[in-house]
RNA sequence: AACCGAUAAAGGCAAAGCUGGAGCGAUCCAGUGACGCAAAGCCACGGGCCUCACGCAGGCAGCCGGGCCGCCGAA
Numbered sequence: 001a002a003c004c005g006a007u008a009a010a011g012g013c014a015a016a017g018c019u020g021g022a023g024c025g026a027u028c029c030a031g032u033g034a035c036g037c038a039a040a041g042c043c044a045c046g047g048g049c050c051u052c053a054c055g056c057a058g059g060c061a062g063c064c065g066g067g068c069c070g071c072c073g074a075a
Base pairs, nucleotide, nucleotide: 004073005072012037013036017032018031019030020029021028022027035062041068042067043066045065046064047063048060049059050058051057
C1' cells in the first nucleotide's frame, strides 16, 4: 500500500411510520424516528425499476455493476 472487515475504538448515515413544505407524479427537502448500512459518501456511465404534462421530459445511488473520493485497523 492493496485485499479484507472485530461482539474493537472514535465518529458518521438513517428505512418504515408521523408532522410541515415543494412537485401533475415518481420523488425530494426539513423535523421526528431507527429498520438497517463499512462506503446507506458522491456521480444516472451500463443494466434495472418507477413517473408524467409523453417532450429534446423526469425520478430512484438504501436494486446490481462501474467510476471518483474517504474514517478506523483485530484476525

Model confidence (mean pLDDT): 90 of 100.
A computed fold for a 75-nucleotide RNA from Desulfuromonas sp., annotated as c-di-GMP-I riboswitch aptamer.
Its Rfam family is "c-di-GMP-I riboswitch aptamer". Gene Ontology term of the family: cyclic-di-GMP binding.
The model forms 100% of the base pairs in the Rfam consensus.
NCBI's taxonomy places the organism under Bacteria, Desulfuromonadia, Desulfuromonadales, Desulfuromonadaceae, Desulfuromonas.